Annotation: A computed fold for a 357-nucleotide RNA, annotated as Bacterial RNase P class A.
RNA sequence: GCAGCUUAUUAGAUGAUCGCCCCAUGCUUAUUAAGAAAGUGUGGAGAGGAAAGUCCGGGCAGCAUAGAGCAAGACAGUCGCUAACAGCGACCGGGGGCAACCCUAGGGAAAGUGCCACAGAAACAAAACUACCCUUCAUAGCUUUGUGCGAAAGGAGGGAAAAGGUGAAACGAGUGGGGUAAAAGCCCACAGCAUGUUAUGGUGACAUGGCGUGAAGGUAAACCCUGUCCGCUGCAAGGAGAUCUGCAUUAAGAGUAGCUCGCUCGCAGGUCGAUAUCCGCUUGAUAUGGUAGGCAACUACUAGACUAGAUAGAUGAUCAUCCACGACAGAACCCGGCUUAUCGAUAAACUGCCAAC
Numbered sequence: 001g002c003a004g005c006u007u008a009u010u011a012g013a014u015g016a017u018c019g020c021c022c023c024a025u026g027c028u029u030a031u032u033a034a035g036a037a038a039g040u041g042u043g044g045a046g047a048g049g050a051a052a053g054u055c056c057g058g059g060c061a062g063c064a065u066a067g068a069g070c071a072a073g074a075c076a077g078u079c080g081c082u083a084a085c086a087g088c089g090a091c092c093g094g095g096g097g098c099a100a101c102c103c104u105a106g107g108g109a110a111a112g113u114g115c116c117a118c119a120g121a122a123a124c125a126a127a128a129c130u131a132c133c134c135u136u137c138a139u140a141g142c143u144u145u146g147u148g149c150g151a152a153a154g155g156a157g158g159g160a161a162a163a164g165g166u167g168a169a170a171c172g173a174g175u176g177g178g179g180u181a182a183a184a185g186c187c188c189a190c191a192g193c194a195u196g197u198u199a200u201g202g203u204g205a206c207a208u209g210g211c212g213u214g215a216a217g218g219u220a221a222a223c224c225c226u227g228u229c230c231g232c233u234g235c236a237a238g239g240a241g242a243u244c245u246g247c248a249u250u251a252a253g254a255g256u257a258g259c260u261c262g263c264u265c266g267c268a269g270g271u272c273g274a275u276a277u278c279c280g281c282u283u284g285a286u287a288u289g290g291u292a293g294g295c296a297a298c299u300a301c302u303a304g305a306c307u308a309g310a311u312a313g314a315u316g317a318u319c320a321u322c323c324a325c326g327a328c329a330g331a332a333c334c335c336g337g338c339u340u341a342u343c344g345a346u347a348a349a350c351u352g353c354c355a356a357c
Stems, first nucleotide, its partner, number of pairs: 001353004006348005012322007020046001022044008048328001052339002055337005060234004067261004073229004077091005092106001093104004107225002112223002114219003124172001129164002132159006141149002174190005193214009238279003241272007253265003286305001288303006323326001
């Protein structure tokens, strides 16, 4: 220098004018005090890395501070992290790449059942299309003339499962040798696989080696089996009055789920006040800096900081200057993740190749 790989940061800038929402505060209506409201002035704050999809997990709220069983559902290597997770980190096994690095729905098919399209003889314990081998029938032919010998193609019976062909997959251990009528782990040697056991290393998944045994197709994103987890509803959750009457008194009814139990609750109506207002609502598993621990995810301590909170729903518009000419897109209870969208710019670590010193 070129090509690549993995992270992180940023998301037009500056100024002026006019607006919107919230907070603080002064003044006026308005006065003795307090509060609220309206108007007006000043000052301050005002979307994101994904605010999105609403796919997981948790907080919070109500119903038992959510309890038992079944059903249903989710998850699946190991060790850790966490409030929790289907998330994250590190590692193991498998796959890809020269490498940096990336991908991985990664328990069980030797409990049982099901399924394996098309093609093919056959799709899983039963079989054989072509080819191979043996026996036999019959014939050409040969003939020493004995109904003796006897092919190829063909018919019949059998052997074998090595070869061919089909297929995603073919009976499931490759190569060489022996063996045989022809063959085959049928036998042997070497190499490989599975499983049991054992030694060493590792917290562990597992790795490496020794010894023994064995020949079992695939599919669990089919049923199923094993283990772990799991109550339901979502901020339109939910909370915030006064008073009177009637009925009921342990049974009925209601409250929450698919069911069973369990648990909780008296029920109905009238009047006033209301159909709204306030709370929930943003200070939080908060972010940032520092120190310490850890490979890391993350944790502890510490310092100062406060950064939208509406309820028809604000965060906008115009102008000027500059540049690299600006993408995807916008809060509605709050967090942790995942996934998806995204014009560009910048930084750091690492890898391969080329060149020079």